Predicted 3D model of a 1221-nucleotide part of an RNA (large-subunit ribosomal RNA, half B) from an archaeon. Model confidence (mean pLDDT): 82 of 100. It matches the Rfam family "Archaeal large subunit ribosomal RNA". Rfam 15.1 lists 2,955 matches to the family in 1,139 species.
[in-house]
Context: one part of a larger RNA
RNA sequence: ACUAAGUUAAGGGAAUUCGGCAAACUAGCCCUGUAUCUUCGGUAUAAGGGGUGCCUGCGAUGUGUAAUUGCAGGUUGCAAUGUCAAAGGGAGUCCGACUGUUUACUAAAAACACAGGUCCCUGCCAGCCGGUAACGGUGUGUAUAGGGGCUGACUUCUGCUCACUGCCAGUACGUUAAACUCUAGUUCAAUAGAGCUAAGCGCUGGUGAAGAGCGGGCCUAACUCUGAGGCUCUCACGGUAGCGUAAUACCUUGCCGGUUUAUUGCCGGCUUGCACCAAUGAAGUAACGAGAUUCCCGCUGUCCCUAACUUAGACCUGAUGAACUCACUUCGAGGUGAAUAUGCCUCGAAUCUCCAACGGGAAGAGAAGACCCCACAGCGGUUUACUACAGUCUGAUGUUGUGGUAUGGGUUUUGGUGUCCAGCGUAGAUGGUAGUCUUCGAAGCAGUUUCGUCAGGAAUUGUGGAGACGAAAGUGGAACACCAUCCUUCAAAAAACGUAUCGCUAACUUGAAAAAGAACAGCAUUUGAUGGGUAGUUGGACUGGGGUGGUACACCCCUGAAAAGAUAUCAGGGGUGUCCAAAGGUCUGCUUAGGCGAGUCAGAAAUUCGCCGUCAAGGACAAAACCAAAAGCAGGCUUGACCGUGUUCCGCACAGCAAGGAACGCGGAAAGGAAACUUGGGUUUAGCGAACGCUAGUGUCCCUUUUAAUGGGGGCCUAGUCUGACAGUGAACUGAUCUUGGGGGUAAUUGAGUGGUCGCGGGUAAGAGUUCACAUCGACCCCGCGGUUUGCGACCUCGCCGUCGUCUCAAGACAUCCUGGCUGUGCACAAGCAGCCAAGGGUGGAGGUGUUAACUCAUUAAAGUCUUACGUUAGUUGGGUUGAGAACGGUGCGAGCCAGUUUGGAUACUAUCUGUUGGGAAUGUGGAUUGCUUGAGGGGAAGGUCCACUAAGUACGAGAGGAACAAUGGGCCCUGGCCACUGGUUUACCAGUUGUCUGACAAGGCACUGCUGGGUAGCUACGCCGGAACUUAUAAGAGCUGAAAGCAUCUAAGCUCGAAGAAGUCCCUGAAAAGAAGCAAUCACUCCUGAAAGCCUUUUUCCUGCGGGAAAAAGGAAAUAGGGACAAGAGUCCUCCUAAAAUAGGAGCUUGAUAGGGCAGAAGUGUAAGCUGAAAGCUUCGGCGAUCAGUUCAGCUGACUGCUACUAAGAACUCGAGAGA
Repeated sequence: ACUAAGUUAAGGGAAUUCGGCAAACUAGCCCUGUAUCUUCGGUAUAAGGGGUGCCUGCGAUGUGUAAUUGCAGGUUGCAAUGUCAAAGGGAGUCCGACUGUUUACUAAAAACACAGGUCCCUGCCAGCCGGUAACGGUGUGUAUAGGGGCUGACUUCUGCUCACUGCCAGUACGUUAAACUCUAGUUCAAUAGAGCUAAGCGCUGGUGAAGAGCGGGCCUAACUCUGAGGCUCUCACGGUAGCGUAAUACCUUGCCGGUUUAUUGCCGGCUUGCACCAAUGAAGUAACGAGAUUCCCGCUGUCCCUAACUUAGACCUGAUGAACUCACUUCGAGGUGAAUAUGCCUCGAAUCUCCAACGGGAAGAGAAGACCCCACAGCGGUUUACUACAGUCUGAUGUUGUGGUAUGGGUUUUGGUGUCCAGCGUAGAUGGUAGUCUUCGAAGCAGUUUCGUCAGGAAUUGUGGAGACGAAAGUGGAACACCAUCCUUCAAAAAACGUAUCGCUAACUUGAAAAAGAACAGCAUUUGAUGGGUAGUUGGACUGGGGUGGUACACCCCUGAAAAGAUAUCAGGGGUGUCCAAAGGUCUGCUUAGGCGAGUCAGAAAUUCGCCGUCAAGGACAAAACCAAAAGCAGGCUUGACCGUGUUCCGCACAGCAAGGAACGCGGAAAGGAAACUUGGGUUUAGCGAACGCUAGUGUCCCUUUUAAUGGGGGCCUAGUCUGACAGUGAACUGAUCUUGGGGGUAAUUGAGUGGUCGCGGGUAAGAGUUCACAUCGACCCCGCGGUUUGCGACCUCGCCGUCGUCUCAAGACAUCCUGGCUGUGCACAAGCAGCCAAGGGUGGAGGUGUUAACUCAUUAAAGUCUUACGUUAGUUGGGUUGAGAACGGUGCGAGCCAGUUUGGAUACUAUCUGUUGGGAAUGUGGAUUGCUUGAGGGGAAGGUCCACUAAGUACGAGAGGAACAAUGGGCCCUGGCCACUGGUUUACCAGUUGUCUGACAAGGCACUGCUGGGUAGCUACGCCGGAACUUAUAAGAGCUGAAAGCAUCUAAGCUCGAAGAAGUCCCUGAAAAGAAGCAAUCACUCCUGAAAGCCUUUUUCCUGCGGGAAAAAGGAAAUAGGGACAAGAGUCCUCCUAAAAUAGGAGCUUGAUAGGGCAGAAGUGUAAGCUGAAAGCUUCGGCGAUCAGUUCAGCUGACUGCUACUAAGAACUCGAGAGA
């Protein structure tokens, strides 16, 4: 220096900033005085103004010597709520009425709640809730009650729509389960069909303070505009009142007005409302709000622009002693490279080491990325996903009895009924039989009831008083009386059953009981319906990321496809999921499109004739291939659009694989043809589908049903029915509350690549420029450069490279905004326009907005364009974006979602290496000390720019206007230094003063230094001083001489000029410049000890090639390494500061003023204590008394100046070359 907490700041006063964040101002009490609005309560301490101490005396109140309060006089200070404590105020808008509650640990809010409003359920064993149940809560409550939903005080209000969804009610009819009934099932049974039938659904209606929803086009009025009005489409209805660029408006910074110098802000209007709107409440609204937002006054270090001070850290010493992290490390630039390298390549730098700082790099550490994608990974939520289950509703049966009434079907019994023609006639069928009925009243007659085919029949009553019918005959298919059995139909009765309903009481339920309910309810089994209330599960793929879109997901043709075959892309061009009983098979015949000629109506084109006509026609449908006595066009006959069984090939090149398809055979049976022959669909290549299941067929072939038959079931074979995600799984959303595993296989940011787009330049020159392409501008077309835009691809990174903008600090490029030098001009001057050189310096302040950007205001010489990981987050901020809360508009049934809006919302790391800044130690440089130099190299911008005046109202110009060279003065910016002045600070100075404590005085402690007023040194800016020009070589350009090229030419050789730019003169640094520099002076270079090894001499032993060699021992000489002493000198220690983090530097060390102390002075403050006197008054006459005057320019005093050894530096220790001559 920095961090944290504080104190103070001249002048300005929000210029700071997303935003007055933070800080400051205000503050108590008394008196006065208070706007607007208002729900009349409030707002209100609104705002604004005045006062406030102490002493003396006198009152009021009071039981009081407590406490409160008033008046008068006196008196002090800069200041009297003197400290502490203690609202800054006002105006507009949004939201929410309010007090309250909330995400313990990032959101306190506009969210929740709330009183009030409204709707729905509920008559009590209620409804709702908990529980398997028993039972419990609401509640020992009872509709003024309880529960649930929505809204959210108050005021004015709350529109239209019932088509959809929901809810409620109804329901002739339709649909509909089990049970039951009937039928079928050879018997039984499984089973099937039919009937009956509950809830539900369909159906009908109601319901919006239920979920919800609330249009489009065209025309139109005497200027224009607008459209009261009209026409039309359409809907369930088409948004009413009110509000409106809004917490809602995309366009949008809408337009107008106000506010401001300037306003993406705010307020007021308008309003064409992308996409307000009426209890998902609309519009207002006093009061309230740690809510959001704008302005004003005051205030201030937020800022201009920083400075000083205090405390604690940091730093130093001692003690104690972690964590993260840790492959190893000497760097810089350029290059390379998986595309941003300390480590590779090249060049450069680099003696070694320590300390304090900073935070550029280590794509720093931290956390297997939360964004994105993927996973046949999870979890939460939702729903008209799939599948279930609670719950609810509902039918049946059991518990479950009894009696009426009505009604239904069946059974039983009784009684009727039955008409073709013919026949006397109303003959149901069949059988038996010759009799039957009748005074117990036959025929007949009359009445009533009933049936009826209208002929008549039956029953019954009365009358009547004795017969009637059958047989035979006749008719007829059948013959009648009577009896029996049965059919059709009708009626009655009976019993049981069903349905509906009304009773009963004894099951059962409630109750203490009385009693009430009652075969209901409840419970159990079963049936159907409903059923995100709950649970489980699923939520395709491809893909120039994913999503949206598409289908390139099964097939066919052509191109791509590179002349065998094969061959990809979300490559290009197109098709298929059929059609045809002929459009198939065969036999026979014919020739098309088009053109020319001829020909009645008839034309370009109708039908007809002739000629030409290699395929241009046609071949069901795409394209390709193929086809002319045909594969085309017709006609005849037909069904080969056969049955069975093989081989080969395609599908799928050269491995395997299914369905499907094609070609060629064999056996059988056929069609056409005289025959040869052809035919197993369509001239070829598309037109398709497994297993399980179901259905059908066929052979009576296999199995089974105790078996013989029959029937049934199963199998084999064939056919049909499906999976288009087409080798076929039974399947919806959402997550910003999210989780896990992975991916740089794959997106969002940077980088790298590319350069369409972008920016810049060039070529050519149509044209504009009165004339004239080129003063200036320049189309079409063409060629480049850059790597700042936006794209593209997806190369690095998902075991993590912090993302926009601001601040701070910048380094660089030049395609130059200004300043400098030039050229051209449609350059007179002035001011411009265009171009060339040039990067030294400069490039600012405000308004709204998060903004970059863009716009605006006032200045300015100018307010440059860019790069640097869109420079810079182990530097700041956190306004925006991009988590969790919440709201609006839109969207979705919903959970939710929206490059739509709005409000709120945690920014952590003690620096190891490197780098950078600064400070040391050591070694080396041939010992040491002192002094003086050299200067390789490095750093600097040390200056930049403007204005005024003189020149000069001159040059120029018709005028209007109006320069320059040169000189002088001044301003601003930048930069270095300083503190005499001015200003700031001044926490060990002085004074005043409040509260309290030390009993009082004096003197003090604490309260931010308590507060207040001053203030030296030091440090500082807001103060003061300094910051010339010249030389050299050049750029563009201007020239001289001058050829190539007899001229011309600034150039080729040569020469002269020429810029704020380059180099130097200037300032700072710089012998670690390893080629380690130079000069001078002074001092030192001394003494002792001292090996091993080697050398010399002698002896011995061994070997020998006889020359000698090796080993050992003894002796000797000279050294060296080493050791010790001394030593030039250096350092420590000690007192310190002009120095300072530690170190270092400097001063001093008694031969001394180094520090402290003392004395004196300067300077600051402002007149101490004590004593004496005065004092308004009071007084018990003793005294009390704020305060004043004198003594006193006093007293006190840090850093300053001078003097003075009184105190401490008096001692001690460590290192140290000793070379050479």